[in-house]
Molecule: transfer RNA
Organism: Pseudomonadota bacterium
RNA sequence: GCGCCCGUAGCUCAAGAGGAUAGAGCGCAGCGCUCCGGACGCUGAGGCUGAAGGUUCGAGUCCUUUCGGGCGCG
Numbered sequence: 001g002c003g004c005c006c007g008u009a010g011c012u013c014a015a016g017a018g019g020a021u022a023g024a025g026c027g028c029a030g031c032g033c034u035c036c037g038g039a040c041g042c043u044g045a046g047g048c049u050g051a052a053g054g055u056u057c058g059a060g061u062c063c064u065u066u067c068g069g070g071c072g073c074g
Base pairs, nucleotide, nucleotide: 001073002072003071004070005069006068007067010026011025012024013023019057028044029043030042031041032040050066051065052064053063054062
């Protein structure tokens, strides 16, 4: 330099060939339980999807550019 893959909540990951308010587990907070914790049960907060544009009635998903990481080739 060229090609491919990945980037979504604090962490690990989902999100059927575009569709309605982006979810789960762990973690965190509150409540219950307990003598107090842990475990368990219930409830809740937390993202606008690496960034910027474009297409579309509609984009995490498609296109372009760009940043970061990984792999392969030269």